[in-house]
RNA sequence: CUUAUAGAGAAAGGUGGAGGGAAUAGACCCUGUGAUGCCUUAGCAACCUAACUCACGUCAAGGUGCUACAUUCUACUCAAUCGAUGAGACAGAUAAG
Numbered sequence: 001c002u003u004a005u006a007g008a009g010a011a012a013g014g015u016g017g018a019g020g021g022a023a024u025a026g027a028c029c030c031u032g033u034g035a036u037g038c039c040u041u042a043g044c045a046a047c048c049u050a051a052c053u054c055a056c057g058u059c060a061a062g063g064u065g066c067u068a069c070a071u072u073c074u075a076c077u078c079a080a081u082c083g084a085u086g087a088g089a090c091a092g093a094u095a096a097g
Base pairs, nucleotide, nucleotide: 001097002096003095004094005093011041012040013039014038015037019030020029021028024075025074026073027072042067043066044065047063048062049061051058052057071091076088077087078086079085
């Protein structure tokens, strides 16, 4: 850079000690009843590989990914559009190339 997907699902322990939910701003939310992070174990899912199958698919061994809400909302465009609402875009995430 291209393509695809985002509905659902799945947490305990240890460590550590202040912020965190990608970035900017606002809102909302989590957090000393110890978050975010890191490690271990466990689990979820099924994108790629392997195995099985005529095929649809199955499996979960390997490569990843993930395990608060939730890609949280708004911002940009369109729908007569100020608000509400809906659709999309942008941006970001994951996988494959």
Predicted 3D model of a 97-nucleotide RNA (SAM riboswitch aptamer (S box leader)) from uncultured Sphingobacterium sp.
The organism belongs to Sphingobacterium, within Bacteria.
The model forms 94% of the base pairs in the Rfam consensus.
Model confidence (mean pLDDT): 80 of 100.